Predicted 3D model of an 84-nucleotide RNA (Glycine riboswitch aptamer) from a soil metagenome.

RNA sequence: CGCGCGGGAGAGUCCGCUCAGCACAUUCGAGUCGGCGCCGAAGGGGCAACUUCCCCGGAACCUCUCAGGCAUCCGGACCGCGUG
Numbered sequence: 001c002g003c004g005c006g007g008g009a010g011a012g013u014c015c016g017c018u019c020a021g022c023a024c025a026u027u028c029g030a031g032u033c034g035g036c037g038c039c040g041a042a043g044g045g046g047c048a049a050c051u052u053c054c055c056c057g058g059a060a061c062c063u064c065u066c067a068g069g070c071a072u073c074c075g076g077a078c079c080g081c082g083u084g
Base pairs, nucleotide, nucleotide: 001084002083003082004081005080006079007078012036014035015034016033017031018030019029037070038069039068043066044064045063046062050057
């Protein structure tokens, strides 16, 4: 570093629209649709100390929010165990 198993947070399933559905009532599902709000632990970008004549180099769970994410699922830094 790779693989397998387990654990694994945060933030609207808000409003509208479209599709499906017609359920006793309440209510539910889907959408690389539009709008606004929000999260940061895939990824990506930025920087300190330090180093250097200078330039370069230079971490993060800090920061940005491009990407990603905000019911469930999937994903998920990181941790534990096993293994090549």
RNAcentral holds the sequence, with entries from MGnify.